[in-house]
Context: one part of a larger RNA
RNA sequence: CGAAGGAUAUUUGAAGGGAGCUGUCCUUAGUACGAGAGGACCAGGAUGGACAUACAGAUGGUGAAUCAGUUGUAUUACCAAAAGCAGAGCUGAGUAGCCAAGUAUGGAAGGGAUAAACGCUGAAAGCAUCUAAGUGUGAAGCCCACCCUAAGAUAAGAUAUGCCAUACCGAGAGGUAGUAAGAUUCCAAAAAGACUAAUUGGUAGAUAGGUUGGAGGUGUAAGUAGAGAGAUCUAUUGAGCUGAUCAACACUAAUAAAUCGAGGG
Numbered sequence: 001c002g003a004a005g006g007a008u009a010u011u012u013g014a015a016g017g018g019a020g021c022u023g024u025c026c027u028u029a030g031u032a033c034g035a036g037a038g039g040a041c042c043a044g045g046a047u048g049g050a051c052a053u054a055c056a057g058a059u060g061g062u063g064a065a066u067c068a069g070u071u072g073u074a075u076u077a078c079c080a081a082a083a084g085c086a087g088a089g090c091u092g093a094g095u096a097g098c099c100a101a102g103u104a105u106g107g108a109a110g111g112g113a114u115a116a117a118c119g120c121u122g123a124a125a126g127c128a129u130c131u132a133a134g135u136g137u138g139a140a141g142c143c144c145a146c147c148c149u150a151a152g153a154u155a156a157g158a159u160a161u162g163c164c165a166u167a168c169c170g171a172g173a174g175g176u177a178g179u180a181a182g183a184u185u186c187c188a189a190a191a192a193g194a195c196u197a198a199u200u201g202g203u204a205g206a207u208a209g210g211u212u213g214g215a216g217g218u219g220u221a222a223g224u225a226g227a228g229a230g231a232u233c234u235a236u237u238g239a240g241c242u243g244a245u246c247a248a249c250a251c252u253a254a255u256a257a258a259u260c261g262a263g264g265g
Base pairs, nucleotide, nucleotide: 001152005163007161008160009159010158011157015149016148017147018146021049022048023047024046025045026044027043033038051106052105053104054103055102059100060099061098062097066093067092068091069090070089071086072085073084075082076081110144111143112142117137118136119135120134164264166177167176168175169174182260183259184258185257186202187201188200189199207253208252209251210249211248212247213246214245216242217241218240223236224235225234226233227232
């Protein structure tokens, strides 16, 4: 820009893409077959490998500042307590998120037309012949079926629900302007992310921060008191602290404002 007014949702599916793998074991059955040795087709079930997709409840990895321990050194006048630097100083754990080695799921079943092959009927050619007319069976392959995209599919589809027939110019065609439904700029963000976009919200509000209370993590803070010659221990105390997590609460910030957007063959 188009899609014969302008929108918001929900869809159909022309077309395109993805997937498509396979082992072992058990039953049938030590049956058919075979002198024996050996040993099935068909059919039914179980369990794996590799691959793919999704996810984080459990198992784990990471988790650059969440907690604790600790060495050296310098600082806060000193003790105590802290914070700085030393690879994140080192060490032990570890929330969210992300992830696999973890968990779940998938390939199937089914239908149609076929290939090789095997047939039925059957002449040319009194026989024979699957083929010439006619008509079947038949594959991990083909077309569906399964998953994803998809109406710029210009053949531009369908359904539902909002908005309405304003003003000015013009002879008319039409043009211009402010609007409606609606959308955007802008702003707060994260489940999204290079930027965009899409998504959640913008006071008629829980969108982010903060506060409060939980969850989870760490592991019993500081101070005080007591015991001990002291190192240290005990009580207060599952304490104190706590990034991403859950909820509540408008305290702070999403203010204010602007723009676009129909008048219908």

Model confidence (mean pLDDT): 89 of 100. Predicted 3D model of a 265-nucleotide part of an RNA (large-subunit ribosomal RNA, domain VI) from an uncultured Clostridia bacterium.